[in-house]
RNA sequence: CAGGGAGACUGGGUGGUCGCUCUUCGGCUUAGGCCGGGGAGAGGAAAGUCCGGGCUCCACCGGACAGGGUGCUGGGGAAAUCCCAGGCGGGGCAACCCGACGGAAAGUGGCACAGAAACAAACCGCCUCGACUUGUCGGGGUAAGGGUGAAAUCGCGGGGUAAGAGCCCACGGCUGCCCGUGGCGACGCGGGUGGCGGCCAAACCCCACCCGGAGCAAGGCCGAAUAGAGGGAGUCUGGAAGGCAACUUGCCAGAACCGGCGUCCGGCCGGUCCCCGGGUUGGCUGCACGAGGGUCCGAGCAAUCGGGCUCCCAGAUGGAUGGUCACCGUCCCGGCACUAGCCGGGAUACAGAACCCGGCUUAUAGGUGUCCCUGGCGC
RNA sequence: GGGGCUGUAGCUCAUCUGGGAGAGCACUUCAAUGGCAUUGAAGGGGUAGAGGGUUCGAGUCCCUCCAGCUCCA
Repeated sequence: CAGGGAGACUGGGUGGUCGCUCUUCGGCUUAGGCCGGGGAGAGGAAAGUCCGGGCUCCACCGGACAGGGUGCUGGGGAAAUCCCAGGCGGGGCAACCCGACGGAAAGUGGCACAGAAACAAACCGCCUCGACUUGUCGGGGUAAGGGUGAAAUCGCGGGGUAAGAGCCCACGGCUGCCCGUGGCGACGCGGGUGGCGGCCAAACCCCACCCGGAGCAAGGCCGAAUAGAGGGAGUCUGGAAGGCAACUUGCCAGAACCGGCGUCCGGCCGGUCCCCGGGUUGGCUGCACGAGGGUCCGAGCAAUCGGGCUCCCAGAUGGAUGGUCACCGUCCCGGCACUAGCCGGGAUACAGAACCCGGCUUAUAGGUGUCCCUGGCGC
Repeated sequence: GGGGCUGUAGCUCAUCUGGGAGAGCACUUCAAUGGCAUUGAAGGGGUAGAGGGUUCGAGUCCCUCCAGCUCCA
């Protein structure tokens, strides 16, 4: 200098003018409210709602069975499809990146087309035996070669054989078990011994662990408004009450039925049901001190944790945080200039709180700075 | 703000446990008719919303975005 990798920060500024929301002080007003001064007022993603939690309600619980999620190890964290460190596998010359990364000798199932055969396989070829029409047919052996396919029985060499084959041997690869050793562990290394046909579990499944549902339009309080002698259906038994009685019922108890807790069982709780019609579409709260921010010190490789000091930092509800003008900044293009620079033009993103918090993912003009790798050149 | 569902031909929809993308209507051509409609025959038309992953192979299984519909006070 060129190309690349990782991780971090920033993402406009000042002033004038017209406005918006909240709050505080003062004044005015019967009140609603108005006027004046001061203070505060979007983000790294406020987004998607993909995970998890706080909080709130569903009256509550047990057992069995479904259903769902996660899946290497250690650590962190309130938890998580989260983070850090490491192991293993894959990619890259490397820095580094990616990985739903338990189990395929528990079982079931699948592997289309092609191909002889996709699970236990002989089409061609090779070897051998038999028959005869002497180049064909039939039987057997053979996974070395050909061909098909995404995938065809570990690779290569030698021995061996009728031809062959881990059939045997050397070297190498994979793998179960055992021993030693390093590591908390995943796992690594070394030795011994046994074996060499896959792939798919983001197919069913098995193993281990975890999981109640709904969501701030949750929920609470207040106010306002109002019209139901409206229609239909209203099971069974017992009691009580009423009635002279037949009997009746809006009372009580039980059964049945319905509903609630995923399903079932048990337990518990609640229940008149359906239709038609009418009224209200307001306010306060939840709701801004929180797993909070900044800074310093300490522990730790790190994520993170502990301690000290310090700060209070949006709260709308048709939804505020803006519009416009001027100047400046940053970047790009063109012209001039040896350079510094000057002139002209253009660009200045993505987006925007709505109960809160921790993550992930996605969008983002441009700029700043750090560490590292590869190649070339120079010293 | 929060919950749920759906994207396949111009339209309405199939495609079960992953292996060839299909049906009806519509469209084009031809036949039939003096002509039109009906009818009959033949045919064209699809990146399966977009991207990535698992797999030999994805409309289908998984993840992330995009668009649309619907419910809740």
Background
Predicted 3D model of RNase P RNA and transfer RNA as a complex of 452 nucleotides. It holds a member of the Rfam family "Bacterial RNase P class A". Gene Ontology terms of the family: ribonuclease P activity, dimeric ribonuclease P complex and tRNA processing. The family's RNA type in Rfam is ribozyme.